This is a predicted structure of an 87-nucleotide RNA (Glycine riboswitch aptamer) from a Gammaproteobacteria bacterium.
It matches the Rfam family "Glycine riboswitch aptamer". Rfam's curators write: This family represents the bacterial glycine riboswitch.
The sequence was found by an Rfam model in a public genome assembly.
[in-house]
RNA sequence: UUACAGACCGUGGGAGAGAUCCCAGUCAUGGGGCACCGAAGGCGCAACAGCCCGGAAACGCUCAGGUAAAAGGACCACGGAAUUUCA
Numbered sequence: 001u002u003a004c005a006g007a008c009c010g011u012g013g014g015a016g017a018g019a020u021c022c023c024a025g026u027c028a029u030g031g032g033g034c035a036c037c038g039a040a041g042g043c044g045c046a047a048c049a050g051c052c053c054g055g056a057a058a059c060g061c062u063c064a065g066g067u068a069a070a071a072g073g074a075c076c077a078c079g080g081a082a083u084u085u086c087a
Base pairs, nucleotide, nucleotide: 008080009079010078011077012076013075018034020033021032022031023030024029035067036066037065041063042061043060044059048054
C1' cells in the first nucleotide's frame, strides 16, 4: 500500500405451517387445550482427528420462535464505511 473472507450499516428479494377452540379484552395481548412449521437463535450427529478437548449442514430435534396482515426470517444480490490478517 492492498485484496479475499468474516463482523457492522443501508437497499432489494426471501419459504413453511390453524385468521383453530375456551376464558379475559375494542385491539394489541395474556392464560389454558388440541393440531402443525423450520430458514432467527439453540441443541445433536458422520467422515476425520485421536491423550484430552474436538468435529458440518439447508440433515435431525423442536427448547425457543413461528402458523391472516405487520414485524421477524437462514440465505442471495448490490452499495457503504472501518479494522485485522496474508502476500